[in-house]
RNA sequence: AGAGUUUGAUCAUGGCUCAGGAUGAACGCUAGCGGCAGGCCUAACACAUGCAAGUCGAGGGGUAUUAGGAGCUUGCUCCUAAGAGACCGGCGCACGGGUGCGUAACGCGUAUGCAAUCUACCUUAUACAGGGGAAUAGCCCAGAGAAAUUUGGAUUAAUGCCCCAUGGUAUUAUAGAGUGGCAUCACUUUAUAAUUAAAGUUCCAACGGUAUAAGAUGAGCAUGCGUCCCAUUAGUUAGUUGGUAAGGUAACGGCUUACCAAGACAAUGAUGGGUAGGGGUCCUGAGAGGGAGAUCCCCCACACUGGUACUGAGACACGGACCAGACUCCUACGGGAGGCAGCAGUGAGGAAUAUUGGACAAUGGGCGCAAGCCUGAUCCAGCCAUGCCGCGUGCAGGAAGACGGUCCUAUGGAUUGUAAACUGCUUUUAUACAGGAAGAAACAACUCUACGUGUAGAGUCUUGACGGUACUGUAGGAAUAAGGAUCGGCUAACUCCGUGCCAGCAGCCGCGGUAAUACGGAGGAUCCAAGCGUUAUCCGGAAUCAUUGGGUUUAAAGGGUCCGCAGGCGGGCAUAUAAGUCAGUGGUGAAAGCCUACUAGCUCAACUAGGAGAACUGCCAUUGAUACUGUAAGUCUUGAAUUUCGGUCGAAGUGGGCGGAAUGUGUAGUGUAGCGGUGAAAUGCAUAGAUAUUACACAGAACACCGAUAGCGAAAGGCAGCUCACUAGGCCUGGAUUGACGCUCAGGGACGAAAGCGUGGGGAUCAAACAGGAUUAGAUACCCUGGUAGUCCACGCUGUAAACGAUGAUUACUCGCUUUUCGGCGAUAUACAGUCGGAGACUAAGCGAAAGUGAUAAGUAAUCCACCUGGGGAGUACGAUCGCAAGGUUGAAACUCAAAGGAAUUGACGGGGGCCCGCACAAGCGGUGGAGCAUGUGGUUUAAUUCGAUGAUACGCGAAGAACCUUACCAAGGCUUAAAUGCAUAUUGCAGUAAUUUGGACAGAGAUGUAAUCUCCGGAAAAUCUGUGUACAGGUGCUGCAUGGCUGUCGUCAGCUCGUGUCGUGAGAUGUUGGGUUAAGUCCCGCAACGAGCGCAACCCCUACUUUUAGUUGCCAACAGGUCAUGCUGGGCACUCUGAAAGAAACUGCCAGUGAUAAGCUGAGAGGAAGGUGGGGAUGACGUCAAGUCAUCAUGGCCCUUACGGGUUGGGCUACACACGUGCUACAAUGGUAGUGACAAUGAGAUGCAAAGUGGCGACGCUAAGCUAAACUCAAAAAUCUACCUCAGUUCGGAUUGCACUCUGCAACUCGAGUGCAUGAAGCUGGAAUCGCUAGUAAUCGUAGAUCAGCGUGCUACGGUGAAUACGUUCCCGGGUCUUGUACACACCGCCCGUCACACCAUGGAAGUUGGUUCUACCUUAAAGCAGAUUGCUAACCGCAAGGAGGCGUUUGACCAAGGUAUAGUCAGCAACUGGGGUGAAGUCGUAACAAGGUA
Repeated sequence: AGAGUUUGAUCAUGGCUCAGGAUGAACGCUAGCGGCAGGCCUAACACAUGCAAGUCGAGGGGUAUUAGGAGCUUGCUCCUAAGAGACCGGCGCACGGGUGCGUAACGCGUAUGCAAUCUACCUUAUACAGGGGAAUAGCCCAGAGAAAUUUGGAUUAAUGCCCCAUGGUAUUAUAGAGUGGCAUCACUUUAUAAUUAAAGUUCCAACGGUAUAAGAUGAGCAUGCGUCCCAUUAGUUAGUUGGUAAGGUAACGGCUUACCAAGACAAUGAUGGGUAGGGGUCCUGAGAGGGAGAUCCCCCACACUGGUACUGAGACACGGACCAGACUCCUACGGGAGGCAGCAGUGAGGAAUAUUGGACAAUGGGCGCAAGCCUGAUCCAGCCAUGCCGCGUGCAGGAAGACGGUCCUAUGGAUUGUAAACUGCUUUUAUACAGGAAGAAACAACUCUACGUGUAGAGUCUUGACGGUACUGUAGGAAUAAGGAUCGGCUAACUCCGUGCCAGCAGCCGCGGUAAUACGGAGGAUCCAAGCGUUAUCCGGAAUCAUUGGGUUUAAAGGGUCCGCAGGCGGGCAUAUAAGUCAGUGGUGAAAGCCUACUAGCUCAACUAGGAGAACUGCCAUUGAUACUGUAAGUCUUGAAUUUCGGUCGAAGUGGGCGGAAUGUGUAGUGUAGCGGUGAAAUGCAUAGAUAUUACACAGAACACCGAUAGCGAAAGGCAGCUCACUAGGCCUGGAUUGACGCUCAGGGACGAAAGCGUGGGGAUCAAACAGGAUUAGAUACCCUGGUAGUCCACGCUGUAAACGAUGAUUACUCGCUUUUCGGCGAUAUACAGUCGGAGACUAAGCGAAAGUGAUAAGUAAUCCACCUGGGGAGUACGAUCGCAAGGUUGAAACUCAAAGGAAUUGACGGGGGCCCGCACAAGCGGUGGAGCAUGUGGUUUAAUUCGAUGAUACGCGAAGAACCUUACCAAGGCUUAAAUGCAUAUUGCAGUAAUUUGGACAGAGAUGUAAUCUCCGGAAAAUCUGUGUACAGGUGCUGCAUGGCUGUCGUCAGCUCGUGUCGUGAGAUGUUGGGUUAAGUCCCGCAACGAGCGCAACCCCUACUUUUAGUUGCCAACAGGUCAUGCUGGGCACUCUGAAAGAAACUGCCAGUGAUAAGCUGAGAGGAAGGUGGGGAUGACGUCAAGUCAUCAUGGCCCUUACGGGUUGGGCUACACACGUGCUACAAUGGUAGUGACAAUGAGAUGCAAAGUGGCGACGCUAAGCUAAACUCAAAAAUCUACCUCAGUUCGGAUUGCACUCUGCAACUCGAGUGCAUGAAGCUGGAAUCGCUAGUAAUCGUAGAUCAGCGUGCUACGGUGAAUACGUUCCCGGGUCUUGUACACACCGCCCGUCACACCAUGGAAGUUGGUUCUACCUUAAAGCAGAUUGCUAACCGCAAGGAGGCGUUUGACCAAGGUAUAGUCAGCAACUGGGGUGAAGUCGUAACAAGGUA
């Protein structure tokens, strides 16, 4: 310090997520030791048991008991000494310890004040302590009760209580003086008057007591500032705010009461609601901040819940009291007892938090003169890896790189790995044994010293829970000691196996559907390490609430507009002041903590101690400075405003008047059959006379042309015929005046399109709703015909719009250019430049994510306001408020997603546009679709009808040929190392082989049986065969979505890219676009591009002309011979032709025109066999379709192995209600039949082609020449000519069927082809629709070949005859290119919306119901204090007494906790039913949006 994630990719916006640190933690796995710390975060839930506050006999009385003694009745009495417990009294119990309920408060923090206060014990100082009295516990006696407890009587003490005296610098009152201050006043002092004290214990001394003053400590009160969230809490308050008087308090004060006044608080947030103890500090962060408030320290609050006071120096009191309530316990049912939020511990709750331990040895506390006692404070120990820190689990050597494991490209390597074994060394720790601390200094006691019978000092002596612990030594031996998580990216670390969208993982993105580095296991690796991971929470990263440090045209975000109070900000000059500001100084900011350097103690560290320093950014006080801001008063004119002279401008506003055109209606006329409307129609109107046309009349609304990129308006909304009246304003020019009067503006106010609402008018047009007609699958729409609210006016409401420049207002500054622009000024001026004020366009810099903006800023600055913080839920719900209503304003949450959104890029797409091409359309010719048949496919059937191909790009396709074979399918019966190969072993040559034979459908099986290669006859070797074993074979089984190869298609379309440069933040662009041209990204020109590659073209083959060479099997002109005839023969190769080779030829080369002079184009031009790539072929760029093929072949993986392998026979692939594709033959006269009889090319041929002859009507048979082929053979048809047929189901057509045959072949039944005779079906030119073809083409005619025993209407070739048409590119289809829009990128076969149905989730409403909380009113009032009353009782004092004072008791009153009643408010829970929302698998209906999305 960043990273991942929206996209095909990019930039920016924006959220989500991760890496770090931390914790009083918990959970999972694991675990050797020690030190230091920490340990109920939940139920302030309930608590058994024990302990946690006592002490003092030197305050008092005094007992049980014990000891001794005495008496003596031997178990009683008395005396002396010691003396527990209990009791009276003193001090303490208000500390220490716990908890965080309550509390938003002077509670806490900080800084001040008390001239408004108290303070036991302690310290200092001064003074004092005289006399007297009455009681009461206890003890004793008697009683009540189960108990707790309690009643009566008698008697008694005190440092308990009371009275008198004395007394001051105490208190009060009055009078006076002085000093000081801070307003009331304070202090000092004088005089007078009044009031109030005391306690002893003890006799060496010491400790106490009383009063006053002061100190210290502690407490109380007051004040400034700071201290959470909600405005969907906006008004609150009657003791309330203040005053006077009184009361009360330690003290001020409405603290309380009476009276008087009507105030007090609040947008700088009162009141209300929610939450919460506060701080020092802790975590995090660079800091500013954010979060927290465990342990330790300070303060506060509380002690079962609520209330109350008493005692006391101090409490309204954790281990005190009283009352009420809830709960628990005891009970003899009458009544009682209790309070762990002390330490342990129990139950409960919970993810979760320890021992019913030891000791007062130390530190501290209470009491005491002291010894001492008490002390769950404290010090220790126990439990827990809860955290931090430290140590260890060994060290060195050791390569055959061992064995084993894992992996691989596998005869071998890599890795585990110096790791192990093995050798040497060490012994921390653990174990055993032995020794063994510091923490302790005191008090007291004793001795000594000093002075002064007491104090101070010194010495001796005593005391350890922890603990036989820390620590030290010795012994032996590597001995006693390693795990957890992770390994797709972020993020360090990779392979194999298993699984197969299953099981599972996951922090985000996302993995898993048969080759998973992401699941599970293994090996290996990485990171930490006695721990490691997960979960939870906080900060960080997050500049993602932005003070430091963000934004608002389009991403979320400028209020619809203006006015304007508060608030914020504010022009020039000089003066004063010193509030802000700055500087110095002083006080404070507890300690601990953090930080710096250091010292010291534990072996180090953590930890702890020490004295320094720094810091605590704060608050208070004080001194100074005066630039800036503020304040006060003054002045100025440039900001702002007013007024005036002179001009000028405009759809500025309000009200009135007038006008013409159009429309509609009415009346009348002319006139006749339609009008109207649409894509086309219909509804509608019209013979009762429409539409049209003419005239007149009426009505309401809107104002053509001018008119605009224009103008006006305080702003926005808005404003348009002409004119009048009234009103307002801007601008320009020149004066004058005021003197900062300004800018912005929360709340507030006003204005505010359209629609809508109310009342009353008006109503021509247009027109929601509605009706009808169309369209449509539907059409509650788009279109048409009608038509009501409304549209118009007046008054009132509503208050919203994409109220938009999606751009708040104001001010200043910052290059230019431009306009038939608007209004002024200037100037001789319709020109013109300048200037002021507006309205526009382009652009520099700058800015911006980019698009863009750019003096009318989105630039540079300043001020103020408004608004934003992921998408959805939702501008919804609830609440409040406004409104007549509709609705507006304000405005959430649960839940859910990892995106949503912006700008630009490249593609793709568009029922977008431009340009261009193609048998794409058009123009033509011929077909298909109808018939019959052939063939392929689907479907159906079947034991099987093997498999594949399925829009174009499957369907006469794989198949260039299924009777068996093929054959992969089915049935039956049969084989198991097999049809191949290697190895090992055995056996054989006189056999297990051949052959023969039995039965069998064959395959198999059984029987008989004996031949052979070489030979030197001794044998030999290999091969074959057979058996066994082994490794294997075999598979047309699966996956074409694991693949190679090959192929189809876009498409023979003209495209597809690269290097360098340049432009852009970037994806990308440029080049390749543009102007021309071409069949072409073909070429030319231009150009931030310059070049290049794959494609195009050319090079290749065939064909068209020709030359040379060559001349047989071809040819025959001349010569010769010969035949009925024929190149038949000699001969020749001239010609034709042929084969091969080599040339030649065509290049827009020439001419004319045209064009930018270029590229090129045009020409019935020339020439030429051929003319503009001459015709045809081969040739297929980058890529697309997960296109096709695992059944040509090859191949990864998976599967079968007496079968999914191999062999055999028969069947099937040929089925047949049907549908489709491709063809053949036809429907006839451009024809058919019969006859005549001419012309070709490519090819094929020895298991062959076969002439010729001959037989047969014929298919064909027999005989057979020639030919291994320019030689022989297969071998032409249409055409031509002649005759007949005469338009008909025919002399058309030939299906179907019968009989008889031929050929091939082991074999034609299923299931071949052909022949003859007979039969003679449908069909008379084919609906919607659709196909091919632009010239030697279509059409038509035949021929050959491959495969092949045989078999084709198919396929592939070949030649014969041989047309028509193309104006043209509007339309259909496909393609190319440029541009445009896009919410598409799996790319329109895309994306995507809403209802309905189903499931789940959260949520609103809801009759009601349950609970919490709060206010108000009333009732009832406990205890206590206060006030009053009192015919009860009464020791101290007064009084001679009666009696009184006082006290106790009783009682009344106001107040009051709890309780009750009632009405409300508020917050929650549940709820029949109901509303919408969200999320879900491939549901239903439509198709609203994205392209002009098909009605923008």

Background:
This is a predicted structure of a 1496-nucleotide RNA (small-subunit ribosomal RNA) from uncultured Flexibacter sp. Its mean pLDDT, the model's own confidence on a scale to 100, is 82. Rfam family: Bacterial small subunit ribosomal RNA. The RNAcentral record of the sequence draws on ENA. The source organism's lineage runs through Bacteria, Pseudomonadati, Cytophagia, Cytophagales and Flexibacter.